[in-house]
RNA sequence: UAGACGAAAAGGCAAACUAUUCGAAAGAAUAGGAACGCAAAGUUACAGACCGCUAGGCGGUGGCUGGGCUCCCGAA
Numbered sequence: 001u002a003g004a005c006g007a008a009a010a011g012g013c014a015a016a017c018u019a020u021u022c023g024a025a026a027g028a029a030u031a032g033g034a035a036c037g038c039a040a041a042g043u044u045a046c047a048g049a050c051c052g053c054u055a056g057g058c059g060g061u062g063g064c065u066g067g068g069c070u071c072c073c074g075a076a
Base pairs, nucleotide, nucleotide: 005074006073012038013037017032018031019030020029021028022027036063042069043068044067046066047065048064049061050060051059052058053057
């Protein structure tokens, strides 16, 4: 230095739930949440999966898995 790995510390993100708004729905955005958890829970619908509406397909989930790109710290 790189890969793998995940102890400590610092910093970061934020599930359920609640309120408001948007949407036909799935779901999303914002605020709250002493936070369920996360080293990629950063990003990307490329493959699979699942969800909604449909039957031409369209939409959604990146906090379902894999892949791509990127990333903080450094004990064993």